[in-house]
RNA sequence: GUCCCUGUAGCCCAAUGGAUAGUGCGUUGGACUUCUAAUCCGAAAAUUGUGGGUUCAAAUCCCAUCUGGGAUG
Numbered sequence: 001g002u003c004c005c006u007g008u009a010g011c012c013c014a015a016u017g018g019a020u021a022g023u024g025c026g027u028u029g030g031a032c033u034u035c036u037a038a039u040c041c042g043a044a045a046a047u048u049g050u051g052g053g054u055u056c057a058a059a060u061c062c063c064a065u066c067u068g069g070g071a072u073g
Base pairs, nucleotide, nucleotide: 001072002071003070004069005068007066010025011024013022018056027043028042029041030040031039049065050064051063052062053061
């Protein structure tokens, strides 16, 4: 240089172009308990790496670019 993969909540990950973007762990409030742990019921936390484009509608499709990883010479 060329090609491929990756980026979504504090962390690991989901999500067929159409739901208020979801689960687990964690954080936090409460119930239970003599207390703690466990269990149960809630809550907060993402403008989906960035910038454009297509579309009635984009995390998803297209283009450019950035981070990280890999292949090749």